[in-house]
RNA sequence: GGGCGUGCUUAAUACAUGCAAGUCGAACGAAGAAUCUAGCAAUAUGUUCUUAGUGGCGAACGGGUGAGUAACGCGUUGGUGAUCUGCCCCGAAGAGAGGGAUACCAGUCCGAAAGGACUGUUAAUACCUCAUGUGACCAUUAAGGUUAGAAACUUAAUGAUUAAAUGGAGAAUUUCGCUUUGGGAGGAACCUGCGUACCAUCAGCUAGUUGGUGAGGUAAUGGCUCACCAAGGCUAUGACGGUUAGGGGACCUGAGAGGGUGACCCCCCACAAUGGAACUGAAACACGGUCCAUACACCUACGGGUGGCAGCAGUAGGGAAUAUUGGUAAUGGGCGAAAGCCUGAACCAGCAACGCCGCGUGAGCGAUGAAGGCCUUCGGGUCGUAAAGCUCUUUUUAUGGGGACGAGGAAGGACGGUACCCAUAGAAUAAGCCUCGGCUAACUACGUGCCAGCAGCCGCGGUAAAACGUAGGAGGCAAGCGUUAUCCGGAUUUACUGGGCGUAAAGCGCGUGCAGGCGGUUUGGAAAGUUGGAUGUGAAAGCUCCCGGCUUAACUGGGAGAGGUCGUUCAAUACUUCCAGACUAGAGGAUGUGAGAGGAGAGUGGAAUUCCGAGUGUAGUGGUGAAAUGCGUAGAUAUUCGGAGGAACACCAGUGGCGAAAGCGGCUCUCUGGCACAUUUCUGACGCUCAGACGCGAAAGCUAGGGUAGCAAACGGGAUUAGAGACCCCGGUAGUCCUAGCUGUAAACGAUGUAGACUUGGUGUUGGUGGGGUAAAAUCCGCCAGUACCGUAGCUAACGCGAUAAGUCUACCGCCUGGGGACUACGGCCGCAAGGUUAAAACUCAAAGGAAUUGACGGGACCCCGCACAAGCAGCGGAGCGUGUGGUUUAAUUCGAUUCUACACGAAGAACCUUACCAGGGUUUGACAUACAAGUGGUAGUGAAAGGAAACUGGAACGACCCUUCGGGGAGCUUGUACAGGUGCUGCAUGGCUGUCGUCAGCUCGUGUCGUGAGAUGUUCGGUUAAGUCCGCUAACGAGCGCAACCCUCGUCGUGUGUUACAAGUGUCACGCGAGACCGCCGGUCUUAAGCCGGAGGAAGGUGGGGAUGACGUCAAGUCAGCAUGGCCUUUAUAUCCUGGGCUACACACACGCUACAAUGGGCAGUACAACAGGUUGCGAACCCGCGAGGGGGAGCCAAUCCCUAAAGCUGUCCUCAGUUCAGACCGCAGGCUGCAACUCGCCUACGUGAAGAUGGAGUUGCUAGUAAACGCAGGUCAGCUAUACUGCGUUGAAUACGUUCCCGGGGUUUGUACACACCGCCCGUCACGUCAUGGGAGCUGGCAACACCUGAAGCCGGUAUUCUAACCCGCAAGGGAAGGAGCCGUCGAGGGUGGGGUCGGUGACUGGGACGAAGUCGUAACAAGGUA
Repeated sequence: GGGCGUGCUUAAUACAUGCAAGUCGAACGAAGAAUCUAGCAAUAUGUUCUUAGUGGCGAACGGGUGAGUAACGCGUUGGUGAUCUGCCCCGAAGAGAGGGAUACCAGUCCGAAAGGACUGUUAAUACCUCAUGUGACCAUUAAGGUUAGAAACUUAAUGAUUAAAUGGAGAAUUUCGCUUUGGGAGGAACCUGCGUACCAUCAGCUAGUUGGUGAGGUAAUGGCUCACCAAGGCUAUGACGGUUAGGGGACCUGAGAGGGUGACCCCCCACAAUGGAACUGAAACACGGUCCAUACACCUACGGGUGGCAGCAGUAGGGAAUAUUGGUAAUGGGCGAAAGCCUGAACCAGCAACGCCGCGUGAGCGAUGAAGGCCUUCGGGUCGUAAAGCUCUUUUUAUGGGGACGAGGAAGGACGGUACCCAUAGAAUAAGCCUCGGCUAACUACGUGCCAGCAGCCGCGGUAAAACGUAGGAGGCAAGCGUUAUCCGGAUUUACUGGGCGUAAAGCGCGUGCAGGCGGUUUGGAAAGUUGGAUGUGAAAGCUCCCGGCUUAACUGGGAGAGGUCGUUCAAUACUUCCAGACUAGAGGAUGUGAGAGGAGAGUGGAAUUCCGAGUGUAGUGGUGAAAUGCGUAGAUAUUCGGAGGAACACCAGUGGCGAAAGCGGCUCUCUGGCACAUUUCUGACGCUCAGACGCGAAAGCUAGGGUAGCAAACGGGAUUAGAGACCCCGGUAGUCCUAGCUGUAAACGAUGUAGACUUGGUGUUGGUGGGGUAAAAUCCGCCAGUACCGUAGCUAACGCGAUAAGUCUACCGCCUGGGGACUACGGCCGCAAGGUUAAAACUCAAAGGAAUUGACGGGACCCCGCACAAGCAGCGGAGCGUGUGGUUUAAUUCGAUUCUACACGAAGAACCUUACCAGGGUUUGACAUACAAGUGGUAGUGAAAGGAAACUGGAACGACCCUUCGGGGAGCUUGUACAGGUGCUGCAUGGCUGUCGUCAGCUCGUGUCGUGAGAUGUUCGGUUAAGUCCGCUAACGAGCGCAACCCUCGUCGUGUGUUACAAGUGUCACGCGAGACCGCCGGUCUUAAGCCGGAGGAAGGUGGGGAUGACGUCAAGUCAGCAUGGCCUUUAUAUCCUGGGCUACACACACGCUACAAUGGGCAGUACAACAGGUUGCGAACCCGCGAGGGGGAGCCAAUCCCUAAAGCUGUCCUCAGUUCAGACCGCAGGCUGCAACUCGCCUACGUGAAGAUGGAGUUGCUAGUAAACGCAGGUCAGCUAUACUGCGUUGAAUACGUUCCCGGGGUUUGUACACACCGCCCGUCACGUCAUGGGAGCUGGCAACACCUGAAGCCGGUAUUCUAACCCGCAAGGGAAGGAGCCGUCGAGGGUGGGGUCGGUGACUGGGACGAAGUCGUAACAAGGUA
């Protein structure tokens, strides 16, 4: 841009304006105009044209809408023997004689108008009377044949009744009309079988109701209407009521069956502002007619009138939403003889991407892969042959020219100068929308940071977002694309095709049983179902196939086919059905046995509890985890005897029995139901199931009356507890028991409906019976009936079921359809009540649930181990001090570590430094690195005086290096640009390292096997071990990481070497290399396996002691402050330098230690014995000084050479149980050492001072042998030291372990689970707050459909005779009659009024529960034995 279609789904709301139904002068009179002829003219006769009226036909079609209607309304099939039919077609017969009016018009009058009244005149194809009667109709009679039977049909006869316009046109043949009648076509009406929405929380409805007789009425049947008579009619196959809805052909979807829909087109129906009514007519109860009522709107002179777009346009309104107040050639329709007129029907045009269809927006070549964008691992990649450029084409477009079909013989075309054709011009005029996490085709960057936002479902977003937003790229579709709404599909998720019910939702608590459904064997018949053939119909359009027409397609023409639970007919007879007959295998009866807690009633027995009486007897008893309340000196409990009363029946007793289930238990009797077995026999399908109905139905509860021993809700008391409305204890009333009623529910469970058939087995048990056997039994072998366990096939999601099916089938019933709301509300029914039964919706969630698996957990079970407990030893917790942490304080008290697994930890050493903190003062390419550019030769560097707290400023003076081709270059310095720097943040972005479970014995894999699968097996089990160590068994067989071993060290021996060691020559010692130990040997035990126990030998004996070594993993464990590192932040500061301060604070709390509290001690004197280590800015001897710390001194030593080298112990003496001759804090004073510097803030020495403390509450730690405990020594760090810490070293050197019940931790198996972030889990209810929907509710208010009474318009019908009247009759006439109009009366009657009810909504103080909501409150009910199953 084109073609073909479609276009108020809402307000059947209201409508301005125009148009949508007229036509005929060839029915009629009249009027007007033009004109011819005659006439002087008036005028007359004609012709043509126009028309208001009378008259005829049409207006009942065509067009619109879907309000009503759940109905013979529609669809389909039949029927009318119960019917009508204008115009049209075919046929038959006719049209004779008369009459009286009237509109128009004229005049008078009323009214604003709309309109009307009276008087006078006139015509007809208008109206009326008489005649004729082919015919029609009616009555009677007769005959015929039809039919299931007839009143129907045909014929004949007799009698009665009943037509017309002989008009119009024409010169005329003629033609159009008129009347009666027969037939046809088309149309209409009525009846009828079947089909036709939802609700049973609508179960009973009905008085013209159902039928009859008669009458009326209609075209016609009929309660259609009326009178009388009868009492019927409909209903679970759903009446009646309510809600919704026009029906069909068809349309959408679907493999189909179905599901949804009823726009356009066609058929039918209904309606025309709302309600009612008739008139006219062939047909209407009439969309553009009449009358009445009502509402609304308009006009008015206020008296009264007018109107009906759900026709076409159009307006307002409503709404998310739907078009022009356009044109008239053909087609169709009305009228007309015709010409023709009319026609918003129809055909065209206009508007709208609203739908379908086809077309285009260019094609070919074109790499330097241009520019630019985006990304990047910086190499490149991508947009991309895409563009540019070159060469073409012209659908479309523009301009010009030609130009239809649609119109039958001339002319006449709205569309329309349109379709189409030709020429010219020029790539020219023409691309968007959605998406890119999975489903689902398509990915990157940046921004954002649980924000903004996305989202169909799952779900994204909390600093690296393919999910948000943007960009680039990509994918999809394309003049469209995406969203929303609705319908079908997927959904076998309502299952007819085609599902289920043990545990997921779902078997009625159980039975009896009417209707209904289903029904054994056999014979004959019928032919309803069924099957086949023929035939009628199933409109057209649509659908499928074939063939045509528009360039193609959409669209459209022709032909064929398909489409019904339909009708008729012929045939078949297997099955079902029906009728008739027979049979015995189902069912039932008879006979004979048998078992049984089957039921009802009556009676009766013993044990025990309690109470009462009496006796004995004395202080407790009872109860509990422990107690107390309670009882008891007024004599309990205990014990003996006697008595009372009620309830229940030990042993037998049993996955034993009986019963439909609920349920039934001492014994006896009476009544009574069912069952099993055996043998023949009898009846002859009598059967199975069962909606509704009826009956039974535990416990608790209710009513009335009894009864009450024990037990025991409520209640009281005692305990427990934070509380204890509970669990435990002491009491105790209803109730439990009986009689008579009610209730009607349970996890009423086998969570498994009833009945029947079929399908390998095994083992028990109960009843009966056959066989066999016995003295009698029993064991044993069968059959039937019951009841259990295991298990095959099969089934099942799995668990499991498995002849007692959850297997394979049949019949019938009940029930289910996500969780919650809700075993609820409302309504109905039942109940005395409590309550039961039936049973929703709003709202809300994306799950709820089943079975099984792996873990984790348990105040589940079992086995095992560990200084885990126990047995011991020494401590800690109390004191003082040291150190660390918390807290507090502070300018700062830097930071990290926080259960075990932080707290003498990072820190193997904070006076400055360290140092990260604070105050103040400086610097800004920087204290440090690299690159580039420029500069620089007394340059780099050293750096006096002076200032300053120092950093620093300052600058006298001194003063260089490497290479060289001698040009210079490098290094250095200065300036500038990039950048440096950060102990700033994130250990929840990370690497690495580390802690812990734990040196616990575990963690896995391959192949195989089992299981639908997750998974299992292996790895379990029986033994054994320190050990998943080894052995045995074994659907497992092997393997890996762990264990062990290999490595280091100590202990014994051999051997080699021998510095610096020593007893001076191979002994010690040192450093190497080897040997040795393996349950190897013997005995016992065991499965004659692994192993365990004992012994010998040996330095060492069962991993000889110690160390290093740490599986898969867990704790988002710790560390960005050791280091490294992503991202973020900072850049005259969060960087860096300096001085001073702080990290050392101090009401307090905790942790790790030291020293003590003394006599196994302390002081003093004498005296003895180590090892590991360390040493050159270092260890530092002898000797001298000092009370001492220390000083002087400097030998020796780069170390088996030199230095440093013990204490407890032993011997002797004093102290004599005390705050001491214990203990040493604190303090005073005097000294020493390190260091630039000991004030904050170091260590040591001497003298003096002499605090707390007398063995430490609850609790808690370490240790199993050279260990604990005690004693000292060394080292690292380090100028010095706060070290009592840490890491090592040696000296002295014990006690105890019965054992695994308990505490803690761990490993294994098993069990339960509502946990899986895994018990620090999950989760319930009240209360408080907010939001939402809903029930009740004094009431208030509205809609709908009826009912009763009153009133009652129009109108039809009936009556009446008050009044009026041309046609016909009588009469000369007057007048009368017949007939009619008006009036009046009556029946019916829309509507209105009044009233009490029904039903459905809205609203309502207050109130009930429900759902949801962020971390609210109180408890902890459930899940584990959930702590009381």